A computed fold for an 85-nucleotide RNA from an uncultured Rhodobacteraceae bacterium, annotated as TPP riboswitch aptamer (THI element).
The coordinates come from a structure-prediction model, not an experiment, and the mean pLDDT is 83.
The sequence was found by an Rfam model in a public genome assembly.
RNA sequence: ACCUCGGGGCGCCCGGAUCGGGCUGAGACGCGGGAGAUCGCGGACCCGUUGAACCUGAACCGGCUCGCACCGGCGGAGGGAAGGU
Numbered sequence: 001a002c003c004u005c006g007g008g009g010c011g012c013c014c015g016g017a018u019c020g021g022g023c024u025g026a027g028a029c030g031c032g033g034g035a036g037a038u039c040g041c042g043g044a045c046c047c048g049u050u051g052a053a054c055c056u057g058a059a060c061c062g063g064c065u066c067g068c069a070c071c072g073g074c075g076g077a078g079g080g081a082a083g084g085u
Stems, first nucleotide, its partner, number of pairs: 001085004005048004010043001011023005029042005054079003060073004
């Protein structure tokens, strides 16, 4: 690097809120069910032990900002999904 398999999240803020606008980012969306919580399918994206993809801690602490789940701490914390060529 490729192949197969697997893991994961799909969010947030504002307003006059079935809509409109905006933020970060790799991604943050399309369909259907449900009163809701949320569930299922598909999709692109990211990650697979060299493991900060992602989850818990957390309705956490500090900062920035109109605001935020944005930045940093927490984190030499704990979990977390692999084989072949």

Its Rfam family is "TPP riboswitch aptamer (THI element)". Its family is annotated with thiamine pyrophosphate binding in the Gene Ontology. For this family Rfam cites "Validating fragment-based drug discovery for biological RNAs: lead fragments bind and remodel the TPP riboswitch specifically" (Warner et al., Chem Biol, 2014). About the family: Vitamin B(1) in its active form thiamin pyrophosphate (TPP) is an essential coenzyme that is synthesised by coupling of pyrimidine and thiazole moieties in bacteria.